Notes
A computed fold for a 519-nucleotide part of an RNA from eukaryotic picoplankton environmental sample, annotated as small-subunit ribosomal RNA, central domain. The full RNA is in RNAcentral, with records from ENA and SILVA. Its Rfam family is "Eukaryotic small subunit ribosomal RNA". For this family Rfam cites "Crystal structure of the ribosome at 5.5 A resolution" (Yusupov et al., Science, 2001). The family has 90 seed sequences and 75,755 matches in Rfam 15.1. The coordinates come from a structure-prediction model, not an experiment, and the mean pLDDT is 81.
[in-house]
Context: one part of a larger RNA
RNA sequence: UUGCAGUUAAAAAGCUCGUAGUCGGAUGUCGGGCUCGGGCAGGCUGUCGGCUUCGGUCGGACGGCAGGCUCGGGUCUUUCUGCAUGAGGAUCCCGUUGCACUUUAUUGUGGGGCGUGGGGACACAUGCCGUUUACUUUGAAAAAAUUAGAGUGUUCAAAGCAGGCCUACGCUUGAAUACAUUAGCAUGGAAUAAUGGAAUAGGACUUUGGUCUUAUUUGUUGGUUAUGGGACCGAAGUAAUGAUUGACAGGGACAGUUGGGGCCGUUUAUAUUUCGUUGUCAGAGGUGAAAUUCUUGGAUUUACGAAAGAUAAACUUGUGCGAAAGCAUUCGGCAAGGAUGUUUUCAUUGAUCAAGAACGAAAGUUAGGGGAUCGAAGACGGUCAGAUACCGUCGUAGUCUUAACCAUAAACUAUGCCGACUAGGGAUCAGUGGAUGUCAAUUUGCGACUCCAUUGGCACCUUGUGAGAAAUCAAAGUUUUUGGGUUCCGGGGGGAGUAUGGUCGCAAGGCUGAAACUU
Numbered sequence: 001u002u003g004c005a006g007u008u009a010a011a012a013a014g015c016u017c018g019u020a021g022u023c024g025g026a027u028g029u030c031g032g033g034c035u036c037g038g039g040c041a042g043g044c045u046g047u048c049g050g051c052u053u054c055g056g057u058c059g060g061a062c063g064g065c066a067g068g069c070u071c072g073g074g075u076c077u078u079u080c081u082g083c084a085u086g087a088g089g090a091u092c093c094c095g096u097u098g099c100a101c102u103u104u105a106u107u108g109u110g111g112g113g114c115g116u117g118g119g120g121a122c123a124c125a126u127g128c129c130g131u132u133u134a135c136u137u138u139g140a141a142a143a144a145a146u147u148a149g150a151g152u153g154u155u156c157a158a159a160g161c162a163g164g165c166c167u168a169c170g171c172u173u174g175a176a177u178a179c180a181u182u183a184g185c186a187u188g189g190a191a192u193a194a195u196g197g198a199a200u201a202g203g204a205c206u207u208u209g210g211u212c213u214u215a216u217u218u219g220u221u222g223g224u225u226a227u228g229g230g231a232c233c234g235a236a237g238u239a240a241u242g243a244u245u246g247a248c249a250g251g252g253a254c255a256g257u258u259g260g261g262g263c264c265g266u267u268u269a270u271a272u273u274u275c276g277u278u279g280u281c282a283g284a285g286g287u288g289a290a291a292u293u294c295u296u297g298g299a300u301u302u303a304c305g306a307a308a309g310a311u312a313a314a315c316u317u318g319u320g321c322g323a324a325a326g327c328a329u330u331c332g333g334c335a336a337g338g339a340u341g342u343u344u345u346c347a348u349u350g351a352u353c354a355a356g357a358a359c360g361a362a363a364g365u366u367a368g369g370g371g372a373u374c375g376a377a378g379a380c381g382g383u384c385a386g387a388u389a390c391c392g393u394c395g396u397a398g399u400c401u402u403a404a405c406c407a408u409a410a411a412c413u414a415u416g417c418c419g420a421c422u423a424g425g426g427a428u429c430a431g432u433g434g435a436u437g438u439c440a441a442u443u444u445g446c447g448a449c450u451c452c453a454u455u456g457g458c459a460c461c462u463u464g465u466g467a468g469a470a471a472u473c474a475a476a477g478u479u480u481u482u483g484g485g486u487u488c489c490g491g492g493g494g495g496a497g498u499a500u501g502g503u504c505g506c507a508a509g510g511c512u513g514a515a516a517c518u519u
Stems, first nucleotide, its partner, number of pairs: 004490001006488001007471002012487001014359001016357002021352003026244001031077010043065006049058003082128005088122001091119003094115004099110003132194003135189002138186002147178002151161002163172003204238012249349001250346003254341002257338002262334004268312002272308006279301001283294002320327002364405006374398001378394004416486003420478002423462003428457008437449003466473002492519003501512004
């Protein structure tokens, strides 16, 4: 690993990107003809034989014929590694010589001898080259003891490697065999999985020219050639000359859209609080009931304004957008995104991801700004046995914003991401295609509705083939009929997300993270 789990029992990183790693779409030789050999099970038939009740019968022996199944070899079909050298070489051709037969004729046939002759299938050895591996077959090799296992009456057995037989002179048999994984060696196979080749042809093959260099043999020396080898540069020709397809994989371009996605500016609305002016007059607040509190210096309330900071009601939905956190006044600008459409383009570019990185509610921290509302801490009034709370009146930090940190939440769908399949339905959002459809205006066109189809979303209803401990779930199904790819993570409860160490942070703290002990 085969072969566990991860919604709720322990458990999926908050979210996205991303390197190493792991995994990765389809596609190139399939098939057919002829022929030879082996095996198997039968059929028909011949000869001999056995048994016969002479009708026959047989799983007897040796053949013959045509098919069937299966295994292997050869050859043809565009299909085979090639070249050089060496030593063999079945066999064919040629020359020459002689014999036999034959012919008009060294004319022809057959056997034989010689060769300094030539071609040569085939196998062997060496050298130069050849896409390379994984995988698998067979073999060699792999120390014994051990293990499995053969033989053997240690009296049985665990053992041991002995022993057995005879006329005790001697004779004679063993001490097997298997397994032995990774790596390495040799070998057959060529499915599967990788890998490579010819695209700026610097490609293959054939012929040929030039330049340079080197060696050998021509009696010797010197020169020019020639011949053999090597390197480089050309020319011409041959070829079916050489680019698989275009994944309901992916990326890009284009088109009309779409959204409360993001950022910046602009604008609006009412409420709250405070302030100014104003009218009236005794209470107002608040509560279960009260009180703290405000109030003839006019509170509360009415009206008219002003300012400030915050917020964005109703519309608002099991609706939309965004990776998540999250996102809702108007208008404008900026860049980005999804889905759809497409007889567009590239051609595997992909999926998931240690390390690493971006973003990340609220609270909190630092420095500014701003401080209307609400409001930790705190003060007071109630309640109460007590109340350091719940209720009420105040109220600091904060709440808002800018610049920087922090990196956590029941960051929840308590459900990783990508891909495939398995079931019915009606809505809805976005796009697309269609309908003699409806509406208007006088028809087109553009629209808005209605219906049908289709792709992609957020969800829902019914059912249960299926799953589950159940609740329930179209995924939590396709799981003992167990393997699509990939990442993270859990192993009784506490101690404990503690101690210690490391690292990050201004701090608060974050990440990593035990044990003793206990049960």